Transfer RNA from a Patescibacteria group bacterium, 73 nucleotides, folded computationally. Rfam family: tRNA. Rfam classes the family as a transfer RNA. The RNAcentral record of the sequence draws on ENA.
RNA sequence: GGCUACGUAGCUCAGCGGUUAGAGCGCACGCUUCAUAAGCGUGAUGUCGCUGGUCCGAUCCCAGCCGUAGCCA
Numbered sequence: 001g002g003c004u005a006c007g008u009a010g011c012u013c014a015g016c017g018g019u020u021a022g023a024g025c026g027c028a029c030g031c032u033u034c035a036u037a038a039g040c041g042u043g044a045u046g047u048c049g050c051u052g053g054u055c056c057g058a059u060c061c062c063a064g065c066c067g068u069a070g071c072c073a
Stems, first nucleotide, its partner, number of pairs: 001072007010025004018056001027043005049065005
């Protein structure tokens, strides 16, 4: 330098065009306990990498850029 894949919550990921973007783990608070752990309940947290385009409507489709990983040279 070329090609491919990926980028969504603190972490691991789901969601592949439609209404309020979710799960598990983690975190905070409460209940329980002499206390801790476990268990149960409640809650907070996202410019869906950035910019533009298509569309009535974009996390999702398209283009460019940025980043990460792999392959080739």